[in-house]
This is a predicted structure of a 72-nucleotide RNA (transfer RNA) from Camelus ferus. Its mean pLDDT, the model's own confidence on a scale to 100, is 83. The sequence is in RNAcentral, with records from Rfam. Rfam family: tRNA.
RNA sequence: CAGAGUAUUGCUCAGUGGUAGAGUACAUGCCUAGCACGCAUGAGGUCCUGGGUUCAAUCCCCAGUACUCCCA
Numbered sequence: 001c002a003g004a005g006u007a008u009u010g011c012u013c014a015g016u017g018g019u020a021g022a023g024u025a026c027a028u029g030c031c032u033a034g035c036a037c038g039c040a041u042g043a044g045g046u047c048c049u050g051g052g053u054u055c056a057a058u059c060c061c062c063a064g065u066a067c068u069c070c071c072a
Base pairs, nucleotide, nucleotide: 003069004068005067006066007065010024011023012022013021018055026042027041028040029039030038048064049063050062051061052060
């Protein structure tokens, strides 16, 4: 150089065309003499960027960026 893969909430991950969820962490409340555990509630996402297809794109197509793997 060529080839392959990944990018989604602070972190780890799901989601597979019909308007985004879990665990953990965080905040508040309950519980406790107090802490931890537990329970309930809440906040936090322009789904890497830019185009295209489509009535509709996290998802399909193209290009780019970053990272990882592999070959020489």